Predicted 3D model of RNase P RNA and transfer RNA as a complex of 476 nucleotides.
């Protein structure tokens, strides 16, 4: 210069003018109320996010179950350690795998407790096994071979995977058969708090893989979620009590009316309809009108925002984080506020002039267009995971080239 | 705002100790008919919603997402 890794941050700015929501302060009038207060008004102040989203983890907080505790069952996590209210988060380490390097990835306990399961192709797929092939011997022969009894696992085929690897020795042909190195298993030593490394020594090699298949071991989980949950509560519907009337029929009693008659919140006998299939019995419901009672609904009020909080400084730790001082208060809507237009700028994107040059690049001038991207709080916090136009600023590798 | 649950052919659904997925309607094409409807015969049919993993191997295990759809006052 040119490629390339990690980290932390912004994610429009400034003014003008109209409205939202919320809290204070005022209020001499206006509406409402019995009165507090409210409404309308007028002044200050405040007003989305890094993800405010996915609801995948984990606390707080409420209400529900529950003597304590522990286990069974299910559920989730999984290398050590340490951080934290907790965590499947984050920090430092360790093992393994990737990149030349900076760095990066990893559900990473346990397959010598047990059960499964490895399709197809292969001779064989789990206490191994001989297809082709190599060899000794024996028999045959047409001299190319063939056949049989045994050896044997180098080497060729299948295959995701075939019971250590590489060379040297040995062998009839091979074999860890014997050796060296690498692996590996085994009990001690050393060095780490540990996971885990080191080097030496014994041993010839046993015990494939799969647990994001069941189990097993270790820890950790009671259950639901602010639409939890409390507190005030209308209209109408229904339900509970008291209470006053009534319903048909006849009659008497008052009213009207010349009569026939109508006609009553009056009195007095008398009496129904429906349901238990039908008949008898018997038992139940059957209108209006006030008042009270209690549950409950729409609908209101808490909850509801001061908190495991921000911010600056200092200590302590490689960090995560922790402690101390100081300062500061920073949205609470509930059909759900935080916008909407306009000038100017930064950015960006295109186009046209003019200069350089290494000739497709800079830079400078000017028009013209977009006004930003993902995306909008709803009980809070702490993490994660996704989505993002652009733009800054730190550290660090690597390859060129110049001193 | 929370809470469960599903996605497989054109449609509606099956699909387990993980080994290349079927079934009914539908379409296609042929037979019977004068011509259809029915019946028969036959034929295709697929990113198993996407996307990293973990296995030799995923529709199925598991992790992130996308869409749907129902319940809570």
């Nucleotide at each position: 210069u040119c490629a390339g890794c990690c980290g932390g941050c912004c994610g429009g700015g400034c003014g003008g003018c109209c409205g939202c929501u919320c809290c204070g302060c005022c209020a001499a009038u206006g509406c409402c109320g019995a009165a507090a207060g409210g409404c309308c008004g007028g002044c200050g102040g405040a007003g989305a996010g890094g993800a405010a989203a996915g609801u995948c983890c984990g606390g707080g907080c409420u209400c529900c179950a529950u003597g304590g505790a522990g286990a069974a069952a299910c559920g989730g996590u999984g290398c050590c350690g340490g951080a934290u209210a907790a965590c499947g988060u984050c920090c430092g380490g360790c093992g393994g795998g990737g990149g030349c390097a900076a760095c990066c990835c990893c559900a990473g306990g346990g397959a010598a407790a047990g059960u499964g399961c490895c399709a197809c192709a292969g001779a064989a797929a789990g206490c191994a096994a001989a297809c082709c092939g190599c060899c000794u011997c024996g028999c045959c022969u047409u001299c190319g071979g063939g056949c049989g009894c045994g050896g044997c696992a180098a080497g060729g085929g299948u295959g995701a995977a075939a019971g250590g690897g590489u060379g040297c020795g040995g062998u009839a042909a091979g074999a860890g058969c014997g050796c060296a190195c690498c692996g590996c298993c085994g009990g001690g030593g050393c060095g780490g708090c540990a996971a885990c490394g080191c080097a030496a020594c014994g041993g010839g090699c046993a015990g494939g893989g799969c647990a994001a298949a069941c189990c097993c071991c270790a820890c950790c989980g009671g259950g639901a979620g602010c639409a939890a949950a409390a507190c005030c509560g209308a209209a109408u519907a229904g339900g509970g009590g008291u209470g006053a009337c009534g319903c048909g029929g006849c009659g008497g009693c008052g009213g009207c009316g010349c009569a026939a008659g109508c006609u009553g919140a009056c009195c007095g006998c008398c009496g129904g309809g429906c349901g238990u299939u039908c008949u008898u019995c018997a038992c139940g419901c059957c209108g209006u009108c006030a008042c009270c009672c209690g549950g409950g609904u729409a609908g209101g009020u808490u909850g509801c925002u001061u908190g495991a909080g921000g911010c600056g400084c200092g200590c302590g730790g490689c960090a995560a984080c922790g402690c101390g001082c100081g300062u500061c208060c920073c949205a609470g809507a509930u059909g759900a506020a935080u916008g909407a237009c306009c000038g100017c700028c930064a950015c960006g994107c295109g186009g046209g002039c003019g200069c350089c040059c290494c000739c497709g690049g800079g830079c400078g001038c000017u028009c013209g267009c977009c006004a930003u991207a993902c995306a909008g709080a709803a009980c809070c916090c702490g993490g994660c995971u996704u989505a993002c136009a652009g733009g800054c600023c730190g550290g660090c590798u690597g390859a060129c080239g110049u001193c | 705002g929370g809470u469960g649950c599903c996605u497989u052919a054109g449609c509606u659904c099956a699909g387990u100790u993980g080994g290349u997925a079927g079934a009914g309607c539908a379409a296609u094409g042929g037979a019977c008919u004068g011509a259809a409807a029915a019946u028969c015969c036959a034929u295709g049919u697929g990113u198993c919603c996407c996307u990293a993993g973990u296995u030799c191997g995923a529709u199925u295990c598991u992790u992130g997402g996308a869409g749907g759809c129902a319940c809570c006052a």

Background
Rfam match: Bacterial RNase P class A. Rfam classes the family as a ribozyme.